[in-house]
RNA sequence: GGGGCAGUGGCCAAACUGGUUACGGCUCCGGUCUCCAAAACCGGCGAUUCUAGGUUCGAGUCCUAGCUGCCCCG
Numbered sequence: 001g002g003g004g005c006a007g008u009g010g011c012c013a014a015a016c017u018g019g020u021u022a023c024g025g026c027u028c029c030g031g032u033c034u035c036c037a038a039a040a041c042c043g044g045c046g047a048u049u050c051u052a053g054g055u056u057c058g059a060g061u062c063c064u065a066g067c068u069g070c071c072c073c074g
Stems, first nucleotide, its partner, number of pairs: 001073007010026003019057001028044005050066005
């Protein structure tokens, strides 16, 4: 220098051929239980979907450019 893949709450992670309010787990917070705690169970908070544009009635999803990480080629 060329090419490919990925980026979504504090962490992990789903989302079909673009369609109503972005799914779930862990952590965290509260409660039940317990002498106390853990475990278990119940409830709850938390998102500018990497950034900036574009297309569209509508974008996590499609297009363009960029950033970061990983891999391949030279």

Overview
A computed fold for a 74-nucleotide RNA from a Solirubrobacterales bacterium, annotated as transfer RNA. Rfam family: tRNA. It is annotated as a transfer RNA.